[in-house]
RNA sequence: AUUCACGCAUCGCAAACCGGGUGAAAGCCCGGGACGCAAAGCCACCGGCCUAACGCAGCUUCGCUGCCAUGGCAGCGGGGCUGCCGGU
Numbered sequence: 001a002u003u004c005a006c007g008c009a010u011c012g013c014a015a016a017c018c019g020g021g022u023g024a025a026a027g028c029c030c031g032g033g034a035c036g037c038a039a040a041g042c043c044a045c046c047g048g049c050c051u052a053a054c055g056c057a058g059c060u061u062c063g064c065u066g067c068c069a070u071g072g073c074a075g076c077g078g079g080g081c082u083g084c085c086g087g088u
Stems, first nucleotide, its partner, number of pairs: 005088002012037002017032006035075001041081003045078003048073003055067005
């Protein structure tokens, strides 16, 4: 120096929920708030999951149902990049 596990110290992030905004929705942003996280920092490359606007098909047709990501989830897993501490 690197890897794994544990630990010390200073920190960091922020689930649910509430308020506001945005979006078709999933979700995201801001404020409050902490369930938890040693990468719960960043990335949609792989798998998985969520939504179904547009589109297509059907029907008992002016609506409904089904399929579908180009939309999303990094706090689902894998992978890539970067990082705090400095003891065993």

A computed fold for an 88-nucleotide RNA from Aquabacterium lacunae, annotated as c-di-GMP-I riboswitch aptamer. Model confidence (mean pLDDT): 85 of 100. It matches the Rfam family "c-di-GMP-I riboswitch aptamer". Rfam links the family to the GO term cyclic-di-GMP binding.